[in-house]
């Protein structure tokens, strides 16, 4: 230094639920909240799941379902 790994400290993210707004919906944004998370950062590329239009077939949501790509904090055992 790299990979695996995950003790400590610092910092970060933010599930359910509640309020407000947007969307037919899945769901999203802001505020409160904190179950958890070392990629729970980013990218819908493959699969999955969910919503929606439909004759075939499309359009969308989810990165906190898995895989892949890319970037990346700290350093005990």
């Nucleotide at each position: 230094u790299u990979u695996c790994c995950g003790a400590a400290a610092a910092g970060g993210u933010a599930a359910a639920c509640c309020c407000u707004g947007g969307g037919u919906a899945a769901c999203c944004a802001g505020g409160g909240g904190g179950c958890a998370c070392a990629a729970a950062g980013c990218c819908a590329c493959g699969g999955g799941u969910c919503c929606u239009u439909u004759g075939a077939a499309g359009g969308g949501a989810u990165a906190g379902c898995c895989g892949g790509g890319u970037c990346g904090u700290c350093g005990a055992a």
Predicted 3D model of a 77-nucleotide RNA (c-di-GMP-I riboswitch aptamer) from a Nitrospirota bacterium. The sequence was found by an Rfam model in a public genome assembly.